[in-house]
This is a predicted structure of a 546-nucleotide part of an RNA (large-subunit ribosomal RNA, domain I) from a bacterium. Its Rfam family is "Bacterial large subunit ribosomal RNA".

Context: one part of a larger RNA
RNA sequence: AGCAUAUAAUGGAUGCCCUGACACUUUGCUCCGAUGAAGGACGUGGAAAACUGCGAUAAGCUACGAUGAGCCGUUAUACAGGCAUUGACUCGUAGAUCUCCGAAUGGGGAAACCCAGCCGCCGUCAUGGGCGGUUACCCCCAACUGAAUUCAUAGGUUGGGAAGAGGAUACUUGGCGAACUGAAACAUCUUAGUAACCAAGGAAAAGAAAUCAAUAGAGAUUCCCUUAGUAGCGGCGAGCGAAAUGGGAAUAGCCCAAACCAUUACCUCGGUAAUGGGGUUGUAGGACUCCGUCAUAGUCAUUAUUUUUAUAGUCAAAGGAACCUGGAAAGGACCACCACAGAGGGUAAUAGUCCCGUAGGCGAAAUAGAAAUAAUCACUUAGGAGUAUCCUGAGUAGGGUCGGACACGUGAAAUCCGGCUUGAAUCUGGGAGGACCACCUUCCAAGGCUAAAUAGACAAAGUGAUCGAUAGCGAACUAGUACCGUGAGGGAAAGGUGAAAAGUACCCCGAGAGGGGGAUGAAAUAGUACCUGAAAUUAUAUGCUU
Numbered sequence: 001a002g003c004a005u006a007u008a009a010u011g012g013a014u015g016c017c018c019u020g021a022c023a024c025u026u027u028g029c030u031c032c033g034a035u036g037a038a039g040g041a042c043g044u045g046g047a048a049a050a051c052u053g054c055g056a057u058a059a060g061c062u063a064c065g066a067u068g069a070g071c072c073g074u075u076a077u078a079c080a081g082g083c084a085u086u087g088a089c090u091c092g093u094a095g096a097u098c099u100c101c102g103a104a105u106g107g108g109g110a111a112a113c114c115c116a117g118c119c120g121c122c123g124u125c126a127u128g129g130g131c132g133g134u135u136a137c138c139c140c141c142a143a144c145u146g147a148a149u150u151c152a153u154a155g156g157u158u159g160g161g162a163a164g165a166g167g168a169u170a171c172u173u174g175g176c177g178a179a180c181u182g183a184a185a186c187a188u189c190u191u192a193g194u195a196a197c198c199a200a201g202g203a204a205a206a207g208a209a210a211u212c213a214a215u216a217g218a219g220a221u222u223c224c225c226u227u228a229g230u231a232g233c234g235g236c237g238a239g240c241g242a243a244a245u246g247g248g249a250a251u252a253g254c255c256c257a258a259a260c261c262a263u264u265a266c267c268u269c270g271g272u273a274a275u276g277g278g279g280u281u282g283u284a285g286g287a288c289u290c291c292g293u294c295a296u297a298g299u300c301a302u303u304a305u306u307u308u309u310a311u312a313g314u315c316a317a318a319g320g321a322a323c324c325u326g327g328a329a330a331g332g333a334c335c336a337c338c339a340c341a342g343a344g345g346g347u348a349a350u351a352g353u354c355c356c357g358u359a360g361g362c363g364a365a366a367u368a369g370a371a372a373u374a375a376u377c378a379c380u381u382a383g384g385a386g387u388a389u390c391c392u393g394a395g396u397a398g399g400g401u402c403g404g405a406c407a408c409g410u411g412a413a414a415u416c417c418g419g420c421u422u423g424a425a426u427c428u429g430g431g432a433g434g435a436c437c438a439c440c441u442u443c444c445a446a447g448g449c450u451a452a453a454u455a456g457a458c459a460a461a462g463u464g465a466u467c468g469a470u471a472g473c474g475a476a477c478u479a480g481u482a483c484c485g486u487g488a489g490g491g492a493a494a495g496g497u498g499a500a501a502a503g504u505a506c507c508c509c510g511a512g513a514g515g516g517g518g519a520u521g522a523a524a525u526a527g528u529a530c531c532u533g534a535a536a537u538u539a540u541a542u543g544c545u546u
Base pairs, nucleotide, nucleotide: 001545002544003543004542005541006540007539008538009537015531016496017495020467021466022464023463024462025461026460027459028458030456031167032166039101040100041099042055043054044053046079049075050074051073061095062094063093064092065091066090070083071082072081106115107114108113116135117134118133119132120131121130122129137164139161140160141159142158143157144156145155171201172200173199174198175197182189186235211218212217222249223248224247225246232240233239253449254448255447256393260277261276262275263274264273265272266271282427284392285391286390287389288386289385290384291383297380298379299378301376302375303374304373305372306371307370308369309368310367311366313362314361315360319335320334323332324331336353337352338342344356345355346354398422399421400420401419402418403417404416405415408434429444430443431442432441433440483490484489503530506517507516508515509514
C1' cells in the first nucleotide's frame, strides 16, 4: 500500500405514515363597488417577533338563536391579571364601529403623505388650534339666469338623483388580431382566427325555415353519440377536414312594419305626423264585404296562507377489573348482546357493543331562496264564406370588381358577409335544391323577442386499479415566503422523539461545548443534530498478501 472481516462515524436512500395535493361525480351558487370594492399600508395583546383576527369601540362592541363548563386564537410554554350556570368561551343570523391609501372623488402628490374652502361645535383674552359634516368629473331631472342677436339658443349658477367610473379565477359571445413553430430550408399553406388587448352576460351565443331532403319525407335552436378521419380541400406537400341521415338530452313558441279604420294637430288642401284599433302567413295570409263569437285558457306583478331549502345544531342501540401475552389489549381464550347502525376516524397493537360518529329521526329567534294554493290588478287569447281592388320589410335581392367566411387555398364554385360601383320583380311574384338551363320539389329574404337541455369558476359533500415529501399544486412547514432582478418578472429549500415530555432530578470531568454515572421510558444506538438508517466515504482493530 492493497484485499477481507468486525465495530463505529458520516450520509440520508429505503420501508412505514399523513391535517397536503390531483382527478372526477352530485348538489348549491354565479358577482363585488361612490352606503367607497378588489387589493394593500399602518396600527391593535399586560409583556408581542411572525401568522390569524380586528380597526382609535381595534384577537374586539350589541341584539337574537344554538350549545352547556370551562375560557382569555396559533407558533407556545411559563408568569401576571381576569371572565364564567345572573350562561362565559365557541358556532350561526342581523346590526354598530370600520385609521390611511386605493376608481379615490376638496386641491396637490414620489400610494398609504402634504395643504385647503364652507357650515356647525369645542378651546383661547385673541390669533394659531381641535372635532364632525360637506366640497371631483360626466350624465339625467328641475328651477333661476343668460351672449354674439330682438325673441330665442349656446353658456352659467343652484338644488335633486342608491345613474356611471373601478375590480374579478374560469367559461361564453362579439370586436381587433400576431409570431416563434411545422412544412426536416422557404414564400402559398401551417401555427390560428390561437395568444394578447377591448366590450358584454350569469350563463353567453343560437333559435321558430326565402331550412333540409329527393319522388319518400322531415319540421326552431342548442348539446352528446354516430356518420368519419368518410366525402372533400391541399406548393394534392406539410397538413386541414365536414354535412345530411340515424340514436339520445331537453322541448315553447311569439311580437312588430304594411294595407284599412278612428281621433287629434299641421297643411301649399294633394297630404303629412302623433296616438289608439287592426294584422303577422306560403296546402299563401291579411286588409275589404257578409255570417258568427265574449266563453275558455294563459302570462306578469302584488298580497296572504301553507309547505320546503340553505345558513348554527340535536337524539341515536348493544360487553365483560378479573384468564394468557405484553409497557399498553382493541390481539388470544371464554361466555354474551345490538343491528334501518359491521361507512369511517380515534383511543398505549387489530374495538359493531370505550369515544366521535354511522343507519334512521328531530330542529331556526333572524336572513335569503323555492314551490303550491287563493284573492286582486293589468294584459293576451276564434272561426267560416267570397274575391274586383289594396298590402305583405328597396338603394334591398341580384350583377361587376376587390376582399373575407364557409372543411372548400378561385377552383366548374353554388351559399353567406363587407368596400366601391350598378341595380330588379311585387303573388300571373320571389328564393333555394353546389356553375348554368328546363321540368319538378320545397320555402317566403331584405324587422324583432324567446326558457330548458350546454360551458366554467367558487362552496359543500362524496368517490378513486391517483401521488405519498426529488412524488403530489410552485407551496403538507413563516410559500408566491426567503432570495434574485431597475422593472416586467423569476422563484426555492425545508415533514416524522415518544403512547404520554415522563424532554434526563442529583453526582463527577470540563472554561464551555460535550461527555461519564444515575434517573425517566417497553426501548435513549427513541435525547429535541431525535422512526427506520442503504451506498459512496472516513476511522480503529484484527487477519492475509506484497
Its mean pLDDT, the model's own confidence on a scale to 100, is 81.